The RNA shown here (transfer RNA) has 73 nucleotides and comes from a Sphingobacteriales bacterium. It matches the Rfam family "tRNA". From the family's description: Transfer RNA (tRNA) molecules are approximately 80 nucleotides in length. It is annotated as a transfer RNA. RNAcentral holds the sequence, with entries from ENA.

RNA sequence: GCCGCUCUAGCUCAGCUGGUAGAGCAUUUCAUUCGUAAUGAAAGGGUCGUCGGUUCGAGUCCGAUGAGCGGCU
Repeated sequence: GCCGCUCUAGCUCAGCUGGUAGAGCAUUUCAUUCGUAAUGAAAGGGUCGUCGGUUCGAGUCCGAUGAGCGGCU
């Protein structure tokens, strides 16, 4: 230098053919218990790496770009 993959909640990851962004763990509260753990219930937490474009509508499609990983030369 060229090619490919990944980036979504504090962490690990889903998200189908474009149509209101989710799960588990963690956190907080409540219930249960003599108490703790465990268990059960509820709540908070995101503008999807960044910028732009297409579209009535983009996490998803297109372009540019950043970071990480791998391959080739």